[in-house]
RNA sequence: GGCCCCAUCGUCUAGCGGCUUAGGACGUCAGGUUCUCAUCCUGAUGACACCGGUUCAAAUCCGGUUGGGGCCG
Numbered sequence: 001g002g003c004c005c006c007a008u009c010g011u012c013u014a015g016c017g018g019c020u021u022a023g024g025a026c027g028u029c030a031g032g033u034u035c036u037c038a039u040c041c042u043g044a045u046g047a048c049a050c051c052g053g054u055u056c057a058a059a060u061c062c063g064g065u066u067g068g069g070g071c072c073g
Stems, first nucleotide, its partner, number of pairs: 001072007010026004018056001027045006049065005
C1' cells in the first nucleotide's frame, strides 16, 4: 500500500428496516433487611464511534472518516 471483519450504557451482550421508551446481566448509587459487613429484595443510573446518503421510517442498508483486529505484498 491492497483486501476482509468489527465498533450499542463503566464492562459483557440482545437487536438483522416500523413491533419497546434500544432490552438483559454484572457494576455503581439510594432505600429495605441485618447489631455491622456480606447475601437477598426494590428502585434508580447509563449506550447505538463520527459525517453524509437511501427510505414515509435507519442501531440495522450504502459511501466516507476515525479507531481496533486479520490476511497478502

A computed fold for a 73-nucleotide RNA from Candidatus Paceibacter normanii SCGC AAA255-P19, annotated as transfer RNA. NCBI's taxonomy places the organism under Bacteria, Bacillati, Minisyncoccales, Candidatus Paceibacteraceae, Candidatus Paceibacter normanii. Its Rfam family is "tRNA". Rfam classes the family as a transfer RNA. Its mean pLDDT, the model's own confidence on a scale to 100, is 81.